[in-house]
The RNA shown here (c-di-AMP riboswitch aptamer (ydaO/yuaA leader)) has 148 nucleotides and comes from Streptomyces alkaliterrae. NCBI's taxonomy places the organism under Bacteria, Bacillati, Actinomycetota, Streptomycetaceae, Streptomyces. Rfam family: c-di-AMP riboswitch aptamer (ydaO/yuaA leader). Rfam's curators write: This family represents a conserved RNA structure found upstream of the ydaO and yuaA genes in Bacillus subtilis and related genes in other bacteria. RNAcentral holds the sequence, with entries from Rfam.
RNA sequence: CGUGCGCAAUCGCCGAGUCCCCGCGUUGGGGGAGCCGGGGACCCACAUGAAGUCCUUGGGGUGAAUCGGGCCUGCCCAGGCGUGCCCGUAGGAGACCUUCCUGCUCCGAACCCGUCAGCUAACCCGGUAGGCGAGAAGGAAGGAAAGG
Numbered sequence: 001c002g003u004g005c006g007c008a009a010u011c012g013c014c015g016a017g018u019c020c021c022c023g024c025g026u027u028g029g030g031g032g033a034g035c036c037g038g039g040g041a042c043c044c045a046c047a048u049g050a051a052g053u054c055c056u057u058g059g060g061g062u063g064a065a066u067c068g069g070g071c072c073u074g075c076c077c078a079g080g081c082g083u084g085c086c087c088g089u090a091g092g093a094g095a096c097c098u099u100c101c102u103g104c105u106c107c108g109a110a111c112c113c114g115u116c117a118g119c120u121a122a123c124c125c126g127g128u129a130g131g132c133g134a135g136a137a138g139g140a141a142g143g144a145a146a147g148g
Base pairs, nucleotide, nucleotide: 010134011133012132013131014130018033019032020031021030022029034128035127036126037125038124039123044118058116059113060112061111062110067088068087069086070085071084073082074081075080091107092106093105094104096143097142098141099140100139101138102137
């Protein structure tokens, strides 16, 4: 001097997931604001023609996380479905904030309801977690903050 790991502080990032009050010696928690999600009318939307064969199989919600192709493999006559992996992709994120333009780096998951739900005023019911980073791109307009 560089690199890796760990801890702390500071400042930040994804996300709705922040703040305040009461209780916690009766050892459990409760309430509110803000933000987020679900259910739930009229209207609207959907639905409302017949016959035959084969195969397969519900539907819905949170979320950016959808869809396509290829390969391997299990069931299987074919086809179709499923698992795993690669390549793309709808879409999403990135340091004052919003919008626009041009780049770069990433994500493109996971979970839940339980046969049931279109939209939806009143109304009803829930959530307020978790996980990361030392990286911070440039230009334009408007604003904010700080300084003078």